[in-house]
RNA sequence: UGACUUAAAGGGCAAACCCGUCGCAAGACGGGGACGCAAAGCCACCGGUCCCGGGAACACGAGGGAUAGCGGGGUUGCCACG
Numbered sequence: 001u002g003a004c005u006u007a008a009a010g011g012g013c014a015a016a017c018c019c020g021u022c023g024c025a026a027g028a029c030g031g032g033g034a035c036g037c038a039a040a041g042c043c044a045c046c047g048g049u050c051c052c053g054g055g056a057a058c059a060c061g062a063g064g065g066a067u068a069g070c071g072g073g074g075u076u077g078c079c080a081c082g
Base pairs, nucleotide, nucleotide: 004082012037013036017032018031019030020029021028022027035069041075042074043073045072046071047070048067049066050065051064052063054060
């Protein structure tokens, strides 16, 4: 230094739920709160799921949006027992 691995230490993030604000909605942001997370940092490129809109329709579905804590992919990155 690299791969595997996950001991220790110091730190990090924050599900559900509650309050406030925003949004038609999915949901987002702030505060409280911790179920979990080694990329639960970042990016909607691929698949999935959800919402809006069309439609008589639970079929189909141009388009727009949400989710990175659904999976894949890309990219950056802390510690280091063995």